[in-house]
RNA sequence: GGCUGGCCGGGCGACCGCGUCGCCUCUCGGGAACGGGAGGCGUCGAGGAAGGUCCGGGCUCCACAGGACGAGGUGGUGGGCAACACCCACCCGGGGCGACCCGCGGGAUCAGUGCCACAGAGAACAGACCGCCGGCACCUCCGGGUGCCGGUAAGGGUGAAACGGUGGUGCAAGAGACCACCAGCGCGGCGGGUGACCGUCGCGGCUCGGCAAACCCCACCUGGAGCAAGACCAGACAGCGAGCGCUCGAGGGUGGUCCGCCCGAGCUCGCGGGUAGGUCGCUGGAGGGGGUCGGCAACGGCUCCCCGAGAUGGAUGGUCGCCAACCGGGCCGUCGCGAGGCGGUCCGGCGAACAGAACCCGGCCUAUGAGCCAGCCCAU
Numbered sequence: 001g002g003c004u005g006g007c008c009g010g011g012c013g014a015c016c017g018c019g020u021c022g023c024c025u026c027u028c029g030g031g032a033a034c035g036g037g038a039g040g041c042g043u044c045g046a047g048g049a050a051g052g053u054c055c056g057g058g059c060u061c062c063a064c065a066g067g068a069c070g071a072g073g074u075g076g077u078g079g080g081c082a083a084c085a086c087c088c089a090c091c092c093g094g095g096g097c098g099a100c101c102c103g104c105g106g107g108a109u110c111a112g113u114g115c116c117a118c119a120g121a122g123a124a125c126a127g128a129c130c131g132c133c134g135g136c137a138c139c140u141c142c143g144g145g146u147g148c149c150g151g152u153a154a155g156g157g158u159g160a161a162a163c164g165g166u167g168g169u170g171c172a173a174g175a176g177a178c179c180a181c182c183a184g185c186g187c188g189g190c191g192g193g194u195g196a197c198c199g200u201c202g203c204g205g206c207u208c209g210g211c212a213a214a215c216c217c218c219a220c221c222u223g224g225a226g227c228a229a230g231a232c233c234a235g236a237c238a239g240c241g242a243g244c245g246c247u248c249g250a251g252g253g254u255g256g257u258c259c260g261c262c263c264g265a266g267c268u269c270g271c272g273g274g275u276a277g278g279u280c281g282c283u284g285g286a287g288g289g290g291g292u293c294g295g296c297a298a299c300g301g302c303u304c305c306c307c308g309a310g311a312u313g314g315a316u317g318g319u320c321g322c323c324a325a326c327c328g329g330g331c332c333g334u335c336g337c338g339a340g341g342c343g344g345u346c347c348g349g350c351g352a353a354c355a356g357a358a359c360c361c362g363g364c365c366u367a368u369g370a371g372c373c374a375g376c377c378c379a380u
Base pairs, nucleotide, nucleotide: 001377002376003375004374005373006372007371008369010323011322012321013320014319015318016317018045019044021042022041023040024039025038026037027036028035029034047354051365052364054363055362056361057360058359059226060225061224062223066259067258068257069256071222072221073220074219075218076090077089078088079087080086091105092103093102094101095100106217107216112215113214114211115210116209129156130155131152132151133150134149135148136147137146138145139144164182165181166180167179168178169177183207184206185204186203187202188201189200190199191198192197230280231279232278233277239271240270241269242268243267244266251263252262253261287306288305289304290303291302292301293300294299326349327348328347329346330345331344332343333342334341335340
């Protein structure tokens, strides 16, 4: 000068304030059980992302979720996990001197279709603009020039991309037209690996462009809705009119469609009227920490210990003091030629940021602070 991985997200005290739960006192209601209010004591009280709601699950309800079509998702291999688009290891490709990083990584010769801007003569069974070569005609200062017809993909030029590369043979000039080597592709054999794949040998002039985050094809996965799920208690009201339907059944479950299944006597519209409180779900769970064993690792087995918020207009805060940590400066000690390093002490500064649970977990992504630690690489 870099690369990778990890840690912390303050501690103690005082005063004031808030929420949950338990106990007590006073008071109100009640016959009581108990409930409301006020106060006191005790208890517990946000995060590494509680966030975005982008994936995956648990849980709940709907048929213990069925069939077809459609739609969506995933996409190297092997493993982990409850599961995943997550994690680990490896393979292949690309970048970097390196530590290491990146990949939206199935299929584009045996499915088919489509697209390839601009530039350029030509963009996919390609293409003669310049150039090169041959023939003919004309001109000539005898070097050649111009025009027409034809050959040619070696050279120039355009482009992200121009239908293998180098050297030779060949030819009028050229060209895998032919040959040697190299590169790629395909086929076959052998060896290694669980596998992706790798190594090696032989054959074939086969040389075949890219895009599938275009349609599409292949393999695998996915029923829908979500704690405003869902269940219970309490409580208010007033009906009227029109239409459809009552087993030949409207409507609903069912929020992609159809079938199937289930419920089914009410449903829809208009006018008018009315409630909108409480309880459960609600937090002990794929939970956290230590040890040990297995595994490269992700992770898993066994064992011990711990319990850590449940609000519902939504609590978890504010002020002050001290301290840790960090920064700057002074002094002292020590090492060093020196710049300076290390240690001690004193003074001053800072003591932050991002942000805040709302059914619960596992991830991903994003935001963020005075910071701290370890390993590795390059240069000197």

Bacterial RNase P class A from uncultured Marmoricola sp., 380 nucleotides, folded computationally. The model forms 97% of the base pairs in the Rfam consensus. Its Rfam family is "Bacterial RNase P class A". Rfam describes the family as follows. Ribonuclease P (RNase P) is a ubiquitous endoribonuclease, found in archaea, bacteria and eukarya as well as chloroplasts and mitochondria. The family's RNA type in Rfam is ribozyme. The prediction has a mean pLDDT of 78.